This is a predicted structure of a 153-nucleotide RNA (FMN riboswitch aptamer (RFN element)) from Neobacillus fumarioli NBRC 102428. The coordinates come from a structure-prediction model, not an experiment, and the mean pLDDT is 77. Rfam family: FMN riboswitch aptamer (RFN element). Rfam describes the family as follows. The RFN element is a highly conserved domain that is found frequently in the 5'-untranslated regions of prokaryotic mRNAs that encode for flavin mononucleotide (FMN) biosynthesis and transport proteins. The organism belongs to Neobacillus fumarioli, within Bacteria. The model forms 100% of the base pairs in the Rfam consensus.
RNA sequence: GGUUUCCUUCGGGGUCAGGUGAAAUUCCGAACCGGCGGUGAUGAAGCUUUUGCUUCUUAGUCCGUGACCCGGUUAGCAUGAUUGUCUUGCUAAACGGUGGAUCUGGUGAAAUUCCAGGGCCGACAGUUAAAGUCUGGAUGGGAGAAGGAAAGG
Numbered sequence: 001g002g003u004u005u006c007c008u009u010c011g012g013g014g015u016c017a018g019g020u021g022a023a024a025u026u027c028c029g030a031a032c033c034g035g036c037g038g039u040g041a042u043g044a045a046g047c048u049u050u051u052g053c054u055u056c057u058u059a060g061u062c063c064g065u066g067a068c069c070c071g072g073u074u075a076g077c078a079u080g081a082u083u084g085u086c087u088u089g090c091u092a093a094a095c096g097g098u099g100g101a102u103c104u105g106g107u108g109a110a111a112u113u114c115c116a117g118g119g120c121c122g123a124c125a126g127u128u129a130a131a132g133u134c135u136g137g138a139u140g141g142g143a144g145a146a147g148g149a150a151a152g153g
Base pairs, nucleotide, nucleotide: 003151004150005149006148007147008146009145010144015030016029018028019027031133032132033122034121035065036064037063038062043056044055045054046053047052060120061119069097070096071095073093074092075091076090077089078088080086081085102118103117104116105115106114124136125135126134
């Protein structure tokens, strides 16, 4: 240094003193935000001095993935019945499914990632009126990140 198991900590940002209206942080207008892993031609540092190598770093829209929602399966608890089992409900686990969005120009051997410009997207429930930004489930869950311990090789 790598593998397996366990423990600890961390682990999502953003709206207005504009307009209309009885009423909108929900509409119109204007503004703001971008989880996690991968890829990667950016940038920085070091080594080497032709070239190259190492480390850190670079995507909301590429590839994959999490929260939310749905499904059957298994287990537990409750429930009702004809007590063989089955009905209904809740919870948990692993699994499966659903779920959004990028073009143009430039450089170049090579770019949906760099540079310039213009677009587009954003779970569910709630609300005097339709929500990426308000409130709520959520002091939850979580992709994962960092550190530590043990085991065997």